[in-house]
RNA sequence: GCGUGUGUAGUUAAGUGGUAGAAUUCUUCGUUGCCAACGAAGCGACCCGGGUUCGAAUCCCGGCACGCGCA
Numbered sequence: 001g002c003g004u005g006u007g008u009a010g011u012u013a014a015g016u017g018g019u020a021g022a023a024u025u026c027u028u029c030g031u032u033g034c035c036a037a038c039g040a041a042g043c044g045a046c047c048c049g050g051g052u053u054c055g056a057a058u059c060c061c062g063g064c065a066c067g068c069g070c071a
Stems, first nucleotide, its partner, number of pairs: 001070007010024003018054001026042005047063005
């Protein structure tokens, strides 16, 4: 340089055009003599720009970061 894949919460990870869900972490409460464990509730996210569409995390184009292959 060319091709290809990935990018969603602090972390891990679902979601093939119609309300973004879960685990874990964190906070609060309950339980306990204390801690741990357990139970309940809460906070928190679609890499950036543009396009298509009534509607985009999802489709298209460009960019950025990372991985893989080729040279």